[in-house]
Formats: sequence, C1' cells, structure tokens
RNA sequence: GCGCCCGUGGUGUAGCGGAUAUCACGUCAGCCUCCGAAGCUGAAGAUCGCUGGUUCGAUUCCAGCCGGGCGCACCA
Repeated sequence: GCGCCCGUGGUGUAGCGGAUAUCACGUCAGCCUCCGAAGCUGAAGAUCGCUGGUUCGAUUCCAGCCGGGCGCACCA
C1' cells in the first nucleotide's frame, strides 16, 4: 500500500430500514440475614466511533475519515 471483518450503557453482547435500542455481568436501593454472601424485587446507566449522503423515516443502506483485528504485498 491492497483486501476482508469489527466499533452499541462500566464490561461482554442482541438488533441489520419504522416500537420506550435487547440480554447478561457489574453498580445503586429495598427485602431477606445477627452481619455478609447467595436469592428475590426495583432503579439508574447507551445522542449506536465521527462527519456527510440516500430515505417520509437510518443503530441498520452509501461515501469519507478515525480506532481495533486478520490476511496479502512491499522493504536489507
């Protein structure tokens, strides 16, 4: 340099054009307990990497850029 894949709450993920964006772990509060853990209940937490475009409508499609991974090429 070329090609492919990925980027979504603190972490790991689902969703692949129309709903209040899913679940688990974690966090916080309550219940329980002598106190914790476990268990049960509830809550908070994501402008979906950034900027444009397409569309009535974009997390989803397209382009550029940024970051990460894999393969290939180049390099004495």

Predicted 3D model of a 76-nucleotide RNA (transfer RNA) from a Desulfobacteraceae bacterium. Rfam family: tRNA. The family's RNA type in Rfam is transfer RNA. Taxonomically the source falls in Desulfobacteraceae (Bacteria, Pseudomonadati, Desulfobacteria, Desulfobacterales). The coordinates come from a structure-prediction model, not an experiment, and the mean pLDDT is 81.